[in-house]
RNA sequence: GAUGAACGCUGGCGGCGUGCUUAACACAUGCAAGUCGAACGGGCUCAUAUUGGAACCUAGUGAUGUAUGAGUUAGUGGCGGACGGGUGAGUAACGCGUGGAGAACCUGCCGUAUACUGGGGGAUAACACUUAGAAAUAGGUGCUAAUACCGCAUAAGCGCACAGCUUCGCAUGAAGCAGUGUGAAAAACUCCGGUGGUAUACGAUGGACCCGCGUCUGAUUAGCUUGUUGGCGGGGUAGAGGCCCACCAAGGCGACGAUCAGUAGCCGACCUGAGAGGGUGAUCGGCCACAUUGGAACUGAGACACGGUCCAAACUCCUACGGGAGGCAGCAGUGGGGAAUAUUGGGCAAUGGAGGCAACUCUGACCCAGCAACGCCGCGUGAGCGAUGAAGGUCUUCGGAUUGUAAAGCUCUUUAAGUGGGGACGAAGAAAGUGACUGUACCCACAGAAUAAGCCUCGGCUAACUACGUGCCAGCAGCCGCGGUAAUACGUAGGAGGCAAGCGUUAUCCGGAUUUACUGGGUGUAAAGGGAGCGUAGACGGCAGCGCAAGUCUGAAGUGAAAUCCCAUGGCUUAACCAUGGAACUGCUUUGGAAACUGUGCAGCUGGAGUGCAGGAGAGGUAAGCGGAAUUCCUAGUGUAGCGGUGAAAUGCGUAGAUAUUAGGAAGAACACCGGUGGCGAAGGCGACUUUCUGGACUGUAACUGACGUUGAGGCACGAAAGUGUGGGGAGCAAACAGGAUUAGAUACCCUGGUAGUCCACACUGUAAACGAUGGAUACUAGGUGUAGGAGGUAUUAAGCCUUCUGUGCCGUCGCUAACGCAGUAAGUAUCCCACCUGGGGAGUACGACCGCAAGGUUGAAACUCAAAGGAAUUGACGGGGGCCCGCACAAGCAGUGGAGUAUGUGGUUUAAUUCGAAGCAACGCGAAGAACCUUACCAGGGCUUGACAUACAAGUGAAUGACUAAGAGAUUAGUCAGUAUUUCGGUACACUUGUACAGGUGGUGCAUGGUUGUCGUCAGCUCGUGUCGUGAGAUGUUAGGUUAAGUCCUGCAACGAGCGCAACCCUUAUACUUAGUUGCCAGCACGUGAAGGUGGGCACUCUGGCGGGACAGCCUGGGAUAACCAGGAGGAAGGCGGGGACGACGUCAAAUCAUCAUGCCCCUUAUGGCCGGGGCUACACACGUGCUACAAUGGCGUAAACAGAGGGAAGCGAGAUAGCGAUAUUAAGCGAAGCCCAAAAAUAACGCCUCAGUUCGGAUUGCAGCCUGCAACUCGGCUGCAUGAAGCCGGAAUCGCUAGUAAUCGCGGAUCAGAAUGCCGCGGUGAAUACGUUCCCGGGUCUUGUACACACCGCCCGUCACACCAUGGGAGUCGGGAAUGCCCGAAGUCGGUGAGCUAACGAAAGAGGCAGCCGCCGAAGGCAGGCCUGGUAACUGGGGUG
Repeated sequence: GAUGAACGCUGGCGGCGUGCUUAACACAUGCAAGUCGAACGGGCUCAUAUUGGAACCUAGUGAUGUAUGAGUUAGUGGCGGACGGGUGAGUAACGCGUGGAGAACCUGCCGUAUACUGGGGGAUAACACUUAGAAAUAGGUGCUAAUACCGCAUAAGCGCACAGCUUCGCAUGAAGCAGUGUGAAAAACUCCGGUGGUAUACGAUGGACCCGCGUCUGAUUAGCUUGUUGGCGGGGUAGAGGCCCACCAAGGCGACGAUCAGUAGCCGACCUGAGAGGGUGAUCGGCCACAUUGGAACUGAGACACGGUCCAAACUCCUACGGGAGGCAGCAGUGGGGAAUAUUGGGCAAUGGAGGCAACUCUGACCCAGCAACGCCGCGUGAGCGAUGAAGGUCUUCGGAUUGUAAAGCUCUUUAAGUGGGGACGAAGAAAGUGACUGUACCCACAGAAUAAGCCUCGGCUAACUACGUGCCAGCAGCCGCGGUAAUACGUAGGAGGCAAGCGUUAUCCGGAUUUACUGGGUGUAAAGGGAGCGUAGACGGCAGCGCAAGUCUGAAGUGAAAUCCCAUGGCUUAACCAUGGAACUGCUUUGGAAACUGUGCAGCUGGAGUGCAGGAGAGGUAAGCGGAAUUCCUAGUGUAGCGGUGAAAUGCGUAGAUAUUAGGAAGAACACCGGUGGCGAAGGCGACUUUCUGGACUGUAACUGACGUUGAGGCACGAAAGUGUGGGGAGCAAACAGGAUUAGAUACCCUGGUAGUCCACACUGUAAACGAUGGAUACUAGGUGUAGGAGGUAUUAAGCCUUCUGUGCCGUCGCUAACGCAGUAAGUAUCCCACCUGGGGAGUACGACCGCAAGGUUGAAACUCAAAGGAAUUGACGGGGGCCCGCACAAGCAGUGGAGUAUGUGGUUUAAUUCGAAGCAACGCGAAGAACCUUACCAGGGCUUGACAUACAAGUGAAUGACUAAGAGAUUAGUCAGUAUUUCGGUACACUUGUACAGGUGGUGCAUGGUUGUCGUCAGCUCGUGUCGUGAGAUGUUAGGUUAAGUCCUGCAACGAGCGCAACCCUUAUACUUAGUUGCCAGCACGUGAAGGUGGGCACUCUGGCGGGACAGCCUGGGAUAACCAGGAGGAAGGCGGGGACGACGUCAAAUCAUCAUGCCCCUUAUGGCCGGGGCUACACACGUGCUACAAUGGCGUAAACAGAGGGAAGCGAGAUAGCGAUAUUAAGCGAAGCCCAAAAAUAACGCCUCAGUUCGGAUUGCAGCCUGCAACUCGGCUGCAUGAAGCCGGAAUCGCUAGUAAUCGCGGAUCAGAAUGCCGCGGUGAAUACGUUCCCGGGUCUUGUACACACCGCCCGUCACACCAUGGGAGUCGGGAAUGCCCGAAGUCGGUGAGCUAACGAAAGAGGCAGCCGCCGAAGGCAGGCCUGGUAACUGGGGUG
């Protein structure tokens, strides 16, 4: 885009079309084929004339007969029922289409022409009577007519037979001429005009037969055929013909697809498409076939006959049970089937048909109407103005936005529908008559916006977005996909988009799809080159010449029906629709011509191909022989305890003498070095040496042949390894097997053994990643460089150089390719031939067939299922891949943890509650820099509800506020006293009470968020602009060579630059100068004390604060590339970023936090809010993390003695003195601090004791007595004294930290804090050991490589098993269907035969002719039989798919 459509929702009008696609299922009822009286006799009715005068009634009629006319019609007869109408079952066929052919045909009615139409005969329906029967119907007797039937006559011409001549044809033969013999006709009617009839010829129309070409699928259908193929002779027919028959021959068809099976009416055309094609075959038209199923003939011009006949079968109906009737695939209609398809209508007015002289009759053909949005076309459902942008709805950031000029309102119009009035064409050759449709189309008038809009969609493709509801539910979905609490995707609403009397969905076809590729595809890696050769058919084929004209080209003619399509014009108001004309119908046929190309014939050529001659190379093949090394075995000697094997072992061998070693012997198999991207072969493949036989290639030459060529479906032969058969052989190796190991297991990898096999001969098998994943042949298309075998030239010293042919490699230009890559050995450019491919899985499976001894091979599907599977390349990530590099990463060391006790955190458990969070590293002395109350979020209980807190309003009351008393656990409640602001006198400010908005929430969601933080990681990375490369993703830069702590720097480079990171800038520490000296300091001067910078004074020193300086690879030597930089040295307080800190790129982990804070949404609102006292967070079989103290002599204790830094201090630090053993208390100076205080530094050094022990180690636990803080130390604080004196003697597996002023060790201070550190944050004192080095573990960086990963290895993913479902193969069988075959039976019927049957016409007769009976051939249905094809189903069973 389309449809004969259907379904869902909706539906105003008209025109033109269309309407059982299914059950060729069954059919009630009505109609669909009759007509002619001008063929015929009769019947009936009527009329006229006439006859007649019985009977009856009664005085008018009129029985009966005759003649004539009009109408009607059952029968005889004629023509028509072979047309028209329906359907598509069958048919793969001369059925259809197209074009031919007849020397092989027929043709009623019609037209033209010629001739004729004479004379006879016998019957029979109807009718009458009658028989049988229920009926249908059948029979008998008698009468009668014809345009019914039958002889006779005639015969222009015609047919047949005979012989003759002429002309023509490829031929069988045809046509014509004249002759003889012979045969066959007719119907009448009449209105007198004609109409009929017979014969012959021609024409026209219609039909039959034959031929060329075209006409679906399957080879898992490869052979078919006996009247089959042909001949001769007959029969038959309108006619050729095996159409049929007898005889003879053995042919005919088939890979160019016979036969068989499946499906199907064919065409003009219709749909689609740019076309070529593909699909379809409704309506309209042509042809065919069929008429319940099967068979058959009759009649006829025509049928083997839809509304005829006979027979058989099934079904239905009637029946008196004896027998009969029927055929809607005609028009309506009914049932049924189905998703689905209409009225039992009107009319012959028109067009056409049948009959008739005609009038006319008939006509479900046809013309009309009805039903159906089924399709196409047209029209309408109003138009203009109209902002307060109304109301309502929806959304909202609450401002507004949108619906929306939409509505309302104002002004208009009236198509269509409605009502009324008028009113056609279609009807013709003059006049008249005739209309189903139809009072229709059309015209006029009237009234009023009045009667008339829906459907689908809105994530992308694809035009159109928000809210609410729902919460992987309900649902959507064409594909991708959407939905798990903020859904533009579900449902609803508002809005929007599209189309519109329709809109969507479903089904089907074409297109897009170059996705079967003729136009117009491919096969190295995506699906796809046969394993390889020889060769048949076929296809294709070199140079030049002369013919022919099949292909080809061109002219002409015929045909290509009409309709359709296209163009033009015209007719319906327009359009759809219709009409006229043109063009077209791309085809087929005939004929004239051309001769380039293809083809073909003839005669040539040498360039393709082959032969000859001369050469050299080679693991080419075959057979026979032969050689050495090695392995194993056997014999003998020597010799002794192991050998062997592995990652390590064991099994195994060995004292019966192994392994080792020496000598001799046997056997089988394979051929080291040479050896090479070297050679040969078609491929498989071929490797010691010699010989036999033998194939091919190459080079040179140019004697010979003269296109002999290329490819190659089938076919034939070859074809690794494994495997099979028979017979040999068997050293080594070695499936199976056994044992030993390994392992969770180990039917494996490793080890010890070991049989088939490996080897030979003969025969099978026929497959491999049989690979260059690349079929063969020919020609052409830049170069360079190896190598193998020849040849020529040049020079010769040459292993040289130049040229050329053949083979075999590498690099590379053009070109090709999706890219990778290929690139004279093409995957380039062309030609020819073969093979193969068409999404993945199912499956190279099943079934069938062929081959095979078997194993198995070849050929080779479908159901079902998925939306992918696949190729190449890119970026990452990953690897028990590689290279380089780094880090307390390992190693080297030191000290620990893990064991004990205890502190603290966590899990678990418990509990009314043990509030919450943090969870590998990166949770666990974490949030918490400090839970007795408070904190506090938890629990039980008591009590409050505009609230403890904020803002606003309304009403009322009152200053605010302070103090006291009582009850209660307290919150709170009740009461008393004091107090009573300001003002313009309205009020204002503040407080309380009531009410309303609201407050409040440590309630949920860190996976809705902001902010903050952790981590990789202080790792060196992460990017951009422009350019360039690539189809692209992307790459380049950022890689490479060096170097660095560093993407730090240098050099190179299709890159050049830049940004965030690194570094530096900042702080601190180490040095000196300078500046400033008080609270710091004291060298010199002076004073001075019990002591003392205590005092004057000074700022030199120390120190403190400030400002600048200093270090930069600056200098030297060497290395490096004259670089960056590195090594060493000098100088220097400091040397190679001097030490430390702050500082954290792009990003990752949906990392952490809604309980710091902020915040969206959800939730609670006399409670999930707020207050109070008490309890809990401190529990305790247990497990883990982090610490502290120890286990001691490098120690413990005692005595006396020495040296810091950095801090803190007013609700504070607190000297000194006094009391106390002590914690501490009392008193109290000084100090808001370089001033006073905390404050004693400790380890250390000295002396003394202890002497290796559960101790003078260790200090847990417990008892008693105290001190301090605080409202309060019971749950639950710290400290002191005395007493008690637990575990623990250095810690399993495992594991942490640290590289120098570091570890370790020693003490000091601070924050928090009323009190409460073993934690945390700081400070200084003492002060080591070790680093060979980067193999390994962990983490990281960079380059590279592989990848089937991309949620990225915590990835992906394979198979069994279990469960559910689905389709399918096999299956003892079983149940159907189909087409044939053989035999039996044999209806109707044609044909043939037959005889002592019957028989009006002709005949004198005999007889001719006809009929019946019987017989025979054929023959449908039916029966029997065994096979074939195909479908359903089946216990059980096999695999497959999905979850």

Small-subunit ribosomal RNA from an uncultured bacterium, 1443 nucleotides, folded computationally. Rfam family: Bacterial small subunit ribosomal RNA. Its mean pLDDT, the model's own confidence on a scale to 100, is 83.